[in-house]
This is a predicted structure of a 63-nucleotide RNA (Fluoride riboswitch aptamer (crcB RNA motif)) from an Armatimonadota bacterium.

RNA sequence: CAGCACCACGGCGAUGGAGUCCGCCGCAAUUGCCCGGACUGGGAUGAUGACUCCUGCGAUACU
Numbered sequence: 001c002a003g004c005a006c007c008a009c010g011g012c013g014a015u016g017g018a019g020u021c022c023g024c025c026g027c028a029a030u031u032g033c034c035c036g037g038a039c040u041g042g043g044a045u046g047a048u049g050a051c052u053c054c055u056g057c058g059a060u061a062c063u
Base pairs, nucleotide, nucleotide: 009026010025011024012023013022016054017053018052019051020050021049033043034042035041036039
């Protein structure tokens, strides 16, 4: 100096907050999907990585 493993710490998982669990990363993880003539184009879902709650948004019904 480099690599590997473990521990600690921190961060990340297509738009917000909290808890639990899971996965990933150590300047990386991460920055979604579909269609096509591939582009200064068109289309669909969703505030979750998963579960629960809150906030915001959307749809339907009732008062």

Record summary
It was read from a public genome assembly, where an Rfam model found it. Model confidence (mean pLDDT): 79 of 100. The model forms 100% of the base pairs in the Rfam consensus.